[in-house]
């Protein structure tokens, strides 16, 4: 530098749920919790899903626009620990 991570080790993160808080909401933050994760680290760039508001009219499980949410939905980009060949 490249490949692979079945098992193991050092550690790491923490779904649902509960409590408290923020938000109209999706959702987020803190504590508990531990379903899971070899990037469950970072990033809304592409797709996807969701929320709020306005509009369209074929009245709908639809479309458009704007502002947002999800990185534990997929891909891309960047960075990195351990083991092993």
């Nucleotide at each position: 530098c490249u490949g692979a991570g079945u098992c193991a080790a050092a550690g790491c993160c923490a779904a649902a749920c509960u409590u408290g808080g923020a938000g109209u909401g999706a959702u987020c933050c803190a504590a508990g919790g531990u379903c899971g994760g070899a990037a469950a680290g970072u990033u809304a760039c592409a797709g996807a899903u969701c929320u709020u508001a306005a509009g369209g009219c074929u009245u709908a499980u639809c479309c458009u626009u704007a502002a947002g949410a999800u990185g534990g939905c997929u891909g891309g980009a960047c960075c990195g620990c351990c083991u092993u060949a």
A computed fold for an 85-nucleotide RNA from Agarivorans sp. Toyoura001, annotated as c-di-GMP-I riboswitch aptamer. The model forms 89% of the base pairs in the Rfam consensus. It matches the Rfam family "c-di-GMP-I riboswitch aptamer". About the family: GEMM was predicted in a large-scale screen for bacterial structured RNA regulatory elements. The coordinates come from a structure-prediction model, not an experiment, and the mean pLDDT is 81.